[in-house]
Annotation:
A computed fold for a 76-nucleotide RNA from a Candidatus Acidiferrales bacterium, annotated as transfer RNA. The source organism's lineage runs through Bacteria, Pseudomonadati, Acidobacteriota, Terriglobia and Candidatus Acidiferrales. Rfam family: tRNA. The family's RNA type in Rfam is transfer RNA.
RNA sequence: GCCGGAAUAGCUCAGUUGGUAGAGCACCGCACUUGUAAUGCGGGGGUCGCGAGUUCAACUCUCGCUUCCGGCUCCA
Numbered sequence: 001g002c003c004g005g006a007a008u009a010g011c012u013c014a015g016u017u018g019g020u021a022g023a024g025c026a027c028c029g030c031a032c033u034u035g036u037a038a039u040g041c042g043g044g045g046g047u048c049g050c051g052a053g054u055u056c057a058a059c060u061c062u063c064g065c066u067u068c069c070g071g072c073u074c075c076a
Base pairs, nucleotide, nucleotide: 001072002071003070004069005068006067007066010025011024012023013022019056027043028042029041030040031039049065050064051063052062053061
């Protein structure tokens, strides 16, 4: 330098014909318990990496950029 993949909640990740963003764990509250853990119920938490474009409407399609991972090539 070239090619491919990834970036979504605190963490691990879903999210396929574009149409209100989800799960598990963690956290908070309540119940249960002498108390804790476990269990059950409920709750909060997101500018979907950044910037543009297309569209009535974009996590999703197009372009550029950033970071990370893997592969290939060159060695002046």